[in-house]
Glycine riboswitch aptamer, 107 nucleotides, folded computationally.

RNA sequence: GCUGCACGCGCGGGAGAGUGUGUCGAUCGGGCCUGAUGGGUCAGGGCGGCGCCGCCGAAGGAGCAACCGCCCCGGAAUCUCUCAGGCCACGGGACCGCGCGGGCAGA
Numbered sequence: 001g002c003u004g005c006a007c008g009c010g011c012g013g014g015a016g017a018g019u020g021u022g023u024c025g026a027u028c029g030g031g032c033c034u035g036a037u038g039g040g041u042c043a044g045g046g047c048g049g050c051g052c053c054g055c056c057g058a059a060g061g062a063g064c065a066a067c068c069g070c071c072c073c074g075g076a077a078u079c080u081c082u083c084a085g086g087c088c089a090c091g092g093g094a095c096c097g098c099g100c101g102g103g104c105a106g107a
Base pairs, nucleotide, nucleotide: 002106003105004104005103007101008100009099010098011097012096013095018053020052021051022050023049024048025047027045028044030042031041032040033039034038054087055086056085060083061081062080063079067075068074
């Protein structure tokens, strides 16, 4: 220097399912009352917290076990579950590709 493996970092790609509903909070604009730019009152919009209902599977976790020639040990899915997580977009995202870094193994 080459090849392979796992790891770290960077870049690119990367699916599914709620713009549901109750309540609270701050906020925004508005209607009405009032002499008033003040005060009172009423409903609403998007946002956030919590709850309820519905739903999704590709962080993580758990289960089955085809398979790794057979036994022990060990490993093991994008299948299954949905604890966790998620359900406009953004973000996140298993996994895939490329680059860089050090490590291990081989010829």
Its Rfam family is "Glycine riboswitch aptamer". Rfam 15.1 lists 9,425 matches to the family in 5,228 species.